[in-house]
C1' cells in the first nucleotide's frame, strides 16, 4: 500500500414487537427491544414496492386511476469510511 472477509480485537447500527409523537396513509422521529447487518454510512439517479391526501373518472355512493408522499433494512449506481487474515 492494495486486496479477501477471521466464529480476530477495538467499536458501530439496530428488524419484529412495545410505548410515546408527528402524518390522510405509507411511513418519519424519540425511548425499550435485537432479528440481523463490513458499508444496516449517505445519496431517489435507475428499476423495483408501498400509500392515495390532493385531483380525475364515476353518480354526490362503493370503486378505480394518480406521487408532488414513502422505502437507503428491496436490487443496481454514485459519494465517503473503521479494522486487517493470507
Nucleotide at each position: 500500500a492494495g486486496u479477501a472477509g477471521a466464529c480476530a480485537a477495538a467499536g458501530g447500527c439496530a428488524a419484529a414487537c412495545c410505548c410515546g409523537u408527528c402524518g390522510a396513509a405509507a411511513g418519519g422521529c424519540g425511548g425499550g427491544g435485537g432479528c440481523g447487518c463490513a458499508a444496516a454510512a449517505c445519496u431517489u439517479c435507475c428499476g423495483g414496492u408501498c400509500u392515495a391526501a390532493c385531483g380525475g373518472c364515476g353518480a354526490g355512493g362503493a370503486g378505480c386511476c394518480u406521487a408532488u408522499g414513502a422505502c437507503a433494512g428491496c436490487g443496481g449506481g454514485g459519494u465517503u469510511g473503521c479494522c486487517g487474515g493470507g
c-di-GMP-I riboswitch aptamer from a Pseudomonadota bacterium, 86 nucleotides, folded computationally.
It matches the Rfam family "c-di-GMP-I riboswitch aptamer". Its family is annotated with cyclic-di-GMP binding in the Gene Ontology.
Lineage of the source: Bacteria > Pseudomonadati > Pseudomonadota.